The prediction has a mean pLDDT of 75. Two RNAs folded together computationally: RNase P RNA and transfer RNA, 461 nucleotides in total. Rfam match: Bacterial RNase P class A. The family's RNA type in Rfam is ribozyme. Rfam's curators write: Ribonuclease P (RNase P) is a ubiquitous endoribonuclease, found in archaea, bacteria and eukarya as well as chloroplasts and mitochondria.

[in-house]
C1' cells in the first nucleotide's frame, strides 16, 4: 500500500435575530397577560418481538390438569427466549464467523413420484450353481459385489475368502455398551467388549425438564359539566360456601360468625298457591361529555475513578439532575466553517446534509441508516 | 399509545394431517345465435400464493424477521 476480520465512538459545528411549549421569579388591569432567567427528541424515540417495574381485576397458600413458551453446559441479571464464558457440529489459507444444539432404544403418524422393495426390508437387470436344451430360452436355488430408481436402499474403505458373494474372517474408521483418567458440567482422551442390531422426520403429534394468573397509563384514582336516570334480555335469599359450636359422629343440625352481583323488601290484583309491577344486579342498545387534576418522570438513573472477575457483571467513593407535551411543543431565516457531490488547469462557482422523531418508565432483541473517526488483528505485496 | 386480526387470478373467496399439475364464482377476451343488443351456449389463465431467510426429500400450508392493510378501546348517569 492492497484485500479483509472484530470491537467501539460519532450522527454536522458556532454566532445573531425570530417563533412554539413547560418551569422559576417579578409586576399587572389576575380563569390571564407582560418582562427576565433557565430547560426542550434518538441511537434507533421505530417494529411492539421478549422480559420486568407500576396500576387494577381475579384468587386462602401451594400444587396439579389444560394451554402457551423455552430447550448442549456453567455463569450473570430485578427478569428474559437477553448477555458472557466454554463444549459439540459446520464454513474460511487465516484473523474469525454461523449454529431452534434435549429425547427417534416409550408410543403413534408420515416418507409423494419413481423403483422389485420405503420399514416386520426386498430381489428388476446382473453374477453363480443345478435341471432342461444344439444354442437361445424356461424353471428351481444361492447372492447382494456391480447396474438402475430415489432425498434416503441401512455400516464405509482395503484385504483375505468364495461356485458367485456376503462382517463370512481380519486391519483401520464409524456405531453401540461397560471401565479408567481429566473437567463443577456439557464433553474430551485412553483402553476393553460386541460383527452391526438401532434409516429420516419432534419449526408432526408426543415424552422429559424448567418457566408462566389476566389485562394494560385509553391501566387506575379524584373533581367538574351535560343528558331520556330511557329500552331489551337474563337474573335476585325459606339459598349456598367456609370456619366454629352442638349432637345420636365415615354423618346430622342454619345454633353462632363471616362471605355472595342483586329482595328473607314494598304496595296493588286474588280466598290461597302462583303470576304481573315497583326496587335492585349483570350484559347489550340508546343518551350525554370529549374539560381539569393526580398517575408523570430521581430512576434496577447517568458520568468519572478504584477494587473483584477471562468476561457478562457486581461492589465502594466522588460529582450531576438531563423534555414532560396532550387540537400533542421542541421552529424558521441569515452568516461563517466542516463533510459530500458536480464543473474547472487553478483560484473559484454551484448544489446540498443518512435513517428517522418522545407520549408511564426501564433492560434487551430485531429492523432502517449518507457518511466520518479510533483501536486490535489476519492474508498478500513492496522496501529496509 | 395499546390490543387483535388479515394478505391466494382484475374482484370476492376455497385450499383437509406439508405431496406431485393451486381451484370456484363474478368479470374480461374470442366465437355461435339475433336485423341488432341483452340473456343463453361454447372456448379461453404467463397467479412474485405480500416479501426475505430457515426446517424438510418437498412449503400457499410449519418457524423467524420485514412490508402493507383493517378493526377495537375513554369518561358520566
Nucleotide at each position: 500500500c492492497c484485500a479483509g476480520a472484530u470491537g467501539g465512538c460519532u450522527g454536522g459545528a458556532u454566532g445573531a435575530c425570530u417563533g412554539c411549549u413547560g418551569c422559576g421569579u417579578a409586576c399587572u388591569u389576575u380563569u390571564a397577560g407582560u418582562g427576565c432567567g433557565g430547560g426542550g427528541a434518538g441511537g434507533a424515540a421505530a417494529g411492539u418481538c421478549c422480559g420486568g417495574g407500576c396500576u387494577c381485576c381475579a384468587c386462602g397458600g401451594a400444587a396439579a390438569u389444560a394451554c402457551g413458551g423455552u430447550g448442549c453446559c456453567g455463569g450473570u441479571u430485578a427478569a428474559u427466549g437477553g448477555c458472557c464464558g466454554g463444549c459439540g457440529g459446520g464454513g474460511g489459507c487465516g484473523a474469525c464467523c454461523c449454529u431452534a444444539g434435549g429425547g427417534a432404544a416409550a408410543g403413534u403418524g408420515c416418507c409423494a413420484c419413481a423403483g422389485a422393495a420405503a420399514g416386520c426390508a426386498a430381489a428388476c437387470c446382473g453374477c453363480c450353481u443345478g435341471a432342461u436344451u444344439u444354442u437361445u430360452u424356461u424353471c428351481a436355488g444361492g447372492u447382494a459385489a456391480g447396474g438402475g430408481u430415489g432425498a434416503a436402499a441401512g455400516g464405509g474403505u482395503g484385504u483375505g475368502g468364495u461356485a458367485a458373494g456376503a462382517g463370512c474372517g481380519c486391519a483401520c474408521c464409524g456405531c453401540g455398551c461397560g471401565c479408567c483418567u481429566g473437567g463443577c458440567a456439557a464433553c474430551a482422551g485412553g483402553g476393553g467388549c460386541g460383527g452391526c442390531a438401532c434409516g429420516g422426520u419432534a419449526a408432526a403429534c408426543c415424552c422429559c425438564a424448567c418457566c408462566g394468573g389476566g389485562a394494560g397509563c385509553a391501566a387506575a384514582a379524584c373533581c367538574a359539566a351535560a343528558u331520556a336516570g330511557g329500552a331489551a334480555c337474563g337474573g335476585u335469599c325459606g339459598g349456598c360456601g367456609c370456619a366454629g359450636g352442638g349432637c345420636u359422629u365415615u354423618g346430622c343440625u342454619g345454633c353462632u360468625g363471616u362471605g355472595c352481583a342483586a329482595g328473607u323488601a314494598g304496595g296493588u290484583u286474588u280466598u290461597c298457591c302462583g303470576g304481573a309491577c315497583u326496587a335492585c344486579c349483570g350484559u347489550u342498545c340508546g343518551g350525554g361529555u370529549u374539560g381539569g387534576u393526580u398517575g408523570c418522570u430521581u430512576g434496577a438513573g447517568g458520568u468519572g475513578u478504584c477494587u473483584g472477575g477471562c468476561a457478562a457483571c457486581a461492589g465502594g467513593c466522588a460529582c450531576c439532575c438531563u423534555a414532560g407535551a396532550u387540537g400533542a411543543a421542541u421552529u424558521g431565516u441569515c452568516a461563517u466553517c466542516c463533510a459530500u457531490c458536480g464543473a474547472g488547469a487553478a483560484a473559484u462557482c454551484g448544489a446540498g446534509g443518512a435513517c428517522a422523531a418522545a407520549a408511564c418508565c426501564c433492560g434487551g432483541c430485531u429492523u432502517a441508516c449518507a457518511g466520518g473517526c479510533c483501536a486490535u488483528c489476519u492474508g498478500g505485496u513492496a522496501u529496509u | 399509545g395499546g390490543c387483535u386480526c388479515c394478505u391466494u387470478a382484475g374482484c370476492u373467496c376455497a385450499g383437509u394431517u406439508g405431496g406431485u399439475u393451486a381451484g370456484a364464482g363474478c368479470g374480461g377476451u374470442g366465437g355461435a345465435a339475433u336485423c341488432a343488443u341483452a340473456a343463453u351456449c361454447c372456448a379461453u389463465g404467463u397467479g412474485u400464493c405480500c416479501c426475505c431467510a430457515g426446517u424438510u426429500c418437498g412449503a400457499g400450508u410449519c418457524u423467524g424477521g420485514g412490508a402493507g392493510g383493517a378493526g377495537c378501546c375513554a369518561c358520566c348517569a